[in-house]
RNA sequence: UUGCGACAAAGGCAUAUCCAGCGAAAGCUGGUGACGCAAAGCCACGGGUCCUCGCUUCCUCUCGCGACAUUCGUCCGGAGGACCCCAAGAUCGCCGGGCUGCCGCG
Numbered sequence: 001u002u003g004c005g006a007c008a009a010a011g012g013c014a015u016a017u018c019c020a021g022c023g024a025a026a027g028c029u030g031g032u033g034a035c036g037c038a039a040a041g042c043c044a045c046g047g048g049u050c051c052u053c054g055c056u057u058c059c060u061c062u063c064g065c066g067a068c069a070u071u072c073g074u075c076c077g078g079a080g081g082a083c084c085c086c087a088a089g090a091u092c093g094c095c096g097g098g099c100u101g102c103c104g105c106g
Stems, first nucleotide, its partner, number of pairs: 002106004012037002018031005035093001041099003045096003048091003052087001054085001057082005063077002066075003
């Protein structure tokens, strides 16, 4: 310098849960706690996923002194929902990429 993590040692991080706080939410921070991790250290750069807003389309409605028709309905508005797209956000413990790094082995 490079590859690897079989053995060993020193140590490190901390999933879910619960508690407190922050946030509209995803989620974040601290405590608790260990499922795991050789980068589970750092960076949202590419993809993925999640959340929320917006738009279009579609669906539903024991909604409406609504419009037309009066017969079934069509349209408009309202409420709720779904897919695509878009934007802001979240996630580096989803994958890839970049930067840095302990020990050991070759």

This is a predicted structure of a 106-nucleotide RNA (c-di-GMP-I riboswitch aptamer) from a Chromatiales bacterium. The prediction has a mean pLDDT of 82. The model forms 94% of the base pairs in the Rfam consensus. It matches the Rfam family "c-di-GMP-I riboswitch aptamer". Rfam describes the family as follows. GEMM was predicted in a large-scale screen for bacterial structured RNA regulatory elements. The organism belongs to Chromatiales, within Bacteria.